Predicted 3D model of a 101-nucleotide RNA (TPP riboswitch aptamer (THI element)) from Elstera cyanobacteriorum. The sequence is in RNAcentral, with records from Rfam.
RNA sequence: UGCAUCUCAACGGGGUGCCCUUCGCGGGGCUGAGAGGCUUUCGCCAACCCGCCGAACCUGAUCCAGAUGAUACUGGCGGAGGGAUUGAGUGACGGCCACGC
Numbered sequence: 001u002g003c004a005u006c007u008c009a010a011c012g013g014g015g016u017g018c019c020c021u022u023c024g025c026g027g028g029g030c031u032g033a034g035a036g037g038c039u040u041u042c043g044c045c046a047a048c049c050c051g052c053c054g055a056a057c058c059u060g061a062u063c064c065a066g067a068u069g070a071u072a073c074u075g076g077c078g079g080a081g082g083g084a085u086u087g088a089g090u091g092a093c094g095g096c097c098a099c100g101c
Base pairs, nucleotide, nucleotide: 001094006089007088008087009086010085011051012050013049014048017030018029019028020027021026036045037044038043057082058081059080063076064075065074066073
């Protein structure tokens, strides 16, 4: 001096399903990081995750196979297609210069 890496900040992106019970409100269960609150609606907020090293998330999909009480619950699909950024700090290895031996 400074790429990677990591951390922080602001900004941005995203999803919120499946059942049981109830007239309804509500209550309970399953998997998950997250299944939340408000609103007549459009939407708003919180938490969580993700931001190109991009499987966060969407399309395909009223998909296919296997499980389950049921469900993206698991796997395939998927070396398919899309998909949202900057700054600061830290900076090993390394590069350059100077000095000493």

Rfam family: TPP riboswitch aptamer (THI element). Its family is annotated with thiamine pyrophosphate binding in the Gene Ontology. The literature on the family includes a 2008 paper in J Am Chem Soc by Thore et al., "Structural basis of thiamine pyrophosphate analogues binding to the eukaryotic riboswitch". The organism belongs to Elstera, within Bacteria. The coordinates come from a structure-prediction model, not an experiment, and the mean pLDDT is 76. The model forms 100% of the base pairs in the Rfam consensus.